[in-house]
The part of an RNA shown here (large-subunit ribosomal RNA, domain IV) has 362 nucleotides and comes from a Pseudomonadota bacterium. Its mean pLDDT, the model's own confidence on a scale to 100, is 85. NCBI's taxonomy places the organism under Bacteria, Pseudomonadati, Pseudomonadota. The full RNA is in RNAcentral, with records from ENA.
Context: one part of a larger RNA
RNA sequence: CUCCAGUUAAGGAACUCUGCAAAAUCCUACUGUAACUUCGGGAGAAAGUAGCCCGGGUGUACUUGAGUGAGACUUGCUCUCACGAGGGGAAACCGGGGGCAGAAACUAGGGGGUAGCGACUGUUUAACAAAAACACAGGACUCUGCGAACUCUUUACGAGGAAGUAUAGGGUCUGACGCCUGCCCGGUGCCGGAAGGUCAUGGGGAGAGGUCAUUGGCGCAAGCCGAGAAGCUUCGAACUUAAGCCCCGGUAAACGGCGGCCGUAACUAUAACGGUCCUAAGGUAGCGAAAUUCCUUGUCGGGUAAGUUCCGACCUGCACGAAUGGCGUAACGACUUCCCCACUGUCUCGACUGGAGACUCA
Numbered sequence: 001c002u003c004c005a006g007u008u009a010a011g012g013a014a015c016u017c018u019g020c021a022a023a024a025u026c027c028u029a030c031u032g033u034a035a036c037u038u039c040g041g042g043a044g045a046a047a048g049u050a051g052c053c054c055g056g057g058u059g060u061a062c063u064u065g066a067g068u069g070a071g072a073c074u075u076g077c078u079c080u081c082a083c084g085a086g087g088g089g090a091a092a093c094c095g096g097g098g099g100c101a102g103a104a105a106c107u108a109g110g111g112g113g114u115a116g117c118g119a120c121u122g123u124u125u126a127a128c129a130a131a132a133a134c135a136c137a138g139g140a141c142u143c144u145g146c147g148a149a150c151u152c153u154u155u156a157c158g159a160g161g162a163a164g165u166a167u168a169g170g171g172u173c174u175g176a177c178g179c180c181u182g183c184c185c186g187g188u189g190c191c192g193g194a195a196g197g198u199c200a201u202g203g204g205g206a207g208a209g210g211u212c213a214u215u216g217g218c219g220c221a222a223g224c225c226g227a228g229a230a231g232c233u234u235c236g237a238a239c240u241u242a243a244g245c246c247c248c249g250g251u252a253a254a255c256g257g258c259g260g261c262c263g264u265a266a267c268u269a270u271a272a273c274g275g276u277c278c279u280a281a282g283g284u285a286g287c288g289a290a291a292u293u294c295c296u297u298g299u300c301g302g303g304u305a306a307g308u309u310c311c312g313a314c315c316u317g318c319a320c321g322a323a324u325g326g327c328g329u330a331a332c333g334a335c336u337u338c339c340c341c342a343c344u345g346u347c348u349c350g351a352c353u354g355g356a357g358a359c360u361c362a
Base pairs, nucleotide, nucleotide: 001357002356003355004354005353006352007351008350010348011347014346019343027051028050029049030048031047036041038176052096053095056094057093058092062088063087064086067083068082069081070080071079072078073076110341111340112339113338115336116335117333118332122134123133138174139173140172141171142170143169144168150160151159152158177328178327179326180325182258183257184256187255188254189251190250191249192248193247196246197245198244202240203239207235208234209233210232211231214227215226216225217224218223259277260276261275262274263273286320287317298314299313300312301311302310
């Protein structure tokens, strides 16, 4: 010096990201117990008092109960009532002495208040994250009529779904409970519709080309310039033909979206009111410097001597907002924030003690 323990004057969180760690609380009985509340809780709330000795006294209450007596009838190993030896045995009162100390060791809750998030018990990153993440009961939408939808699969049988049958099963979102869940269907998606447009393939075949028997003109000839049936062959218009798309309608607890400028009231300020432009519609209720607020340590109030955090308000919401749920909420939480009491070597600021290492030698 390090580690494991222990003690510490005065102060008592001044430490620090944070009371991290430590200290304190701790048991039993009795007394007593607030806000709030879903009336169950909260609650062991909080706060207090007592605790030893029956090898001192009172064996009480209560309990168990051999057995005894009486009554009843269904005459029984019956039922009811009363008494009851013996066994177990609180609580309370009186009394008692010693010690620093009687829950004497070991064991053995710290408590209270405010707020955020999540309702709750649960689940999770085996080995850096236990949470506000996941799940959850509850809510909603949607698909599925049974050989179900859906999933697996050797693509075919099969299996799960299910030995279930729409009060069932699958998928998606939300997430107890309470009060609620506004407007927009223009875009994208989904559902429905079928008049018209478009359109693959097939049908259809007007028409056009090639080849060629033959043949016209010119030429002495070679040849050049033309016409061209049938057959074969290459194309091919009109017309007809599905879904889809265009089109028409519905649908937001589907994906999503939810404005700007200007003026106006008898101080000023502000604007209930008006004008205008744009939009599918312009954010309703509730909440709001918030796990969301940049400016920002916003402003005011509370708490402190002093508070970028915290709590209550305001609203100027850079950039809340209603099942990507909104706002509340008792209970719950090894969650997060702030405050108070108690307590302490966390600290002012160190010190000492016991033990184990470290160091030297073997």